Annotation: The prediction has a mean pLDDT of 78. Predicted 3D model of a 351-nucleotide RNA (Bacterial RNase P class A) from a Paludibacteraceae bacterium.
RNA sequence: AUAGUAGGCGGGUUUGUCGCUGGCAUUUAUGUCAGAGGAAAGUCCGGGCAACAUAGAGCACCAUGCUUCCUAACGGGAAGUUGUCCGUGAGGGCAAAGAACCAUAGAAGAAAAUAACCGCCAGCUUGCUGGUAAGGGUGAGAAGGUGGAGUAAGAGACCACCAGUCCUGAUGGUAACACCAGGAGCUGUAUGAAUCAUGGGUUGUAAGAUCAUGUAUACCGACGCACGUAGGAUUGCUCGUCCGAUGUCGGGGGGUAGAUUGCUUGAGGCUUGUGGUGACAUAAGUCCUAGAUUAAUGACAAACAUCCGGCUUGCCGGAUACAGAACUCGGCUUAUACGCCUACUAUCUUU
Numbered sequence: 001a002u003a004g005u006a007g008g009c010g011g012g013u014u015u016g017u018c019g020c021u022g023g024c025a026u027u028u029a030u031g032u033c034a035g036a037g038g039a040a041a042g043u044c045c046g047g048g049c050a051a052c053a054u055a056g057a058g059c060a061c062c063a064u065g066c067u068u069c070c071u072a073a074c075g076g077g078a079a080g081u082u083g084u085c086c087g088u089g090a091g092g093g094c095a096a097a098g099a100a101c102c103a104u105a106g107a108a109g110a111a112a113a114u115a116a117c118c119g120c121c122a123g124c125u126u127g128c129u130g131g132u133a134a135g136g137g138u139g140a141g142a143a144g145g146u147g148g149a150g151u152a153a154g155a156g157a158c159c160a161c162c163a164g165u166c167c168u169g170a171u172g173g174u175a176a177c178a179c180c181a182g183g184a185g186c187u188g189u190a191u192g193a194a195u196c197a198u199g200g201g202u203u204g205u206a207a208g209a210u211c212a213u214g215u216a217u218a219c220c221g222a223c224g225c226a227c228g229u230a231g232g233a234u235u236g237c238u239c240g241u242c243c244g245a246u247g248u249c250g251g252g253g254g255g256u257a258g259a260u261u262g263c264u265u266g267a268g269g270c271u272u273g274u275g276g277u278g279a280c281a282u283a284a285g286u287c288c289u290a291g292a293u294u295a296a297u298g299a300c301a302a303a304c305a306u307c308c309g310g311c312u313u314g315c316c317g318g319a320u321a322c323a324g325a326a327c328u329c330g331g332c333u334u335a336u337a338c339g340c341c342u343a344c345u346a347u348c349u350u351u
Base pairs, nucleotide, nucleotide: 001347002346003345004344005343006342007341008340009339010338012304013303014302015301016300017299018298020035021034022033023032024031025030037322041333042332044331045330046329047328048327049204050203051202052201056239057238058237059236061200062199063198064197065196066080067079068078069077070076081096082095083094084093085092086091097195102192103191104190105189117136118135119132120131121130122129123128124127144162145161146160147159148158163187164186165184166183167182168181169180171178172177208261209260210259211258217252219251220250221249222248223247231243232242233241234240268287269286270285271284272283273282274281275280305320306319307318308317309316310315
């Protein structure tokens, strides 16, 4: 100098004129303060809050699955362990329950775990019977590997050394585990909708609450006198619980659809100290930062800032991303012109 990796921040500024929404003050006409994000998006998770509701059980269904920690909680985050993949590297992905049973693994192959096609051995009636799984073939994978001894021929059936798995112990670590030593002939692999463990009530601010206006429930049908029936609510089912014949369900018909609230002070933001590898925790100080409801947060002008191109090297032209709150918070995922900071990696050059 160039190209990368990881983390973080910003993502427009100033002036003037006019305009919009909310709060406060108030001489009622004005002043002053505030006014869309890092993702407000997706609606994928977890909550707060509200109703069912007094509040459960079982099954179904769904989700998660290594260790420790953080958090209100999570399928989230931090740090790590083991296995595996990508990269020269800094680094970046994916996965993680398994004791047994069950299921699946196309095609090829005799056979994918209750094996016997070729082969080897034995017998005899010479093409059959029995034994075998060492050798060959098929395949991603064929009953751990090499050697020995043994056998009719063989085989972890036996032995030695390895590999894997499991168990025990020392050391280190909170742990998952690592490493070392010893032992056990224990010896198909992978996946899962099956199994095991843990967890999950439903609906959602268009949830709910209150007030006003207005009318007609005039009518038709079914069910009936139960101590809880018909029916209804509670997720999908069952049980249970609750409401319940002055009722319930169905049909037809009429009126209203306006206002207030929920609605923004919070698991809140910022600064500093302390603790921690970190996510975070804690103490002190300080701040109040939209609450719209046919839906505000803007329009115009000029200058600046950043980037790109041209070239007369100081001028001209162009561009300035992704994108707009609707009860709210914590995450995840996706989109993003450009600029800056910190640490690290690779290559080249110079000293």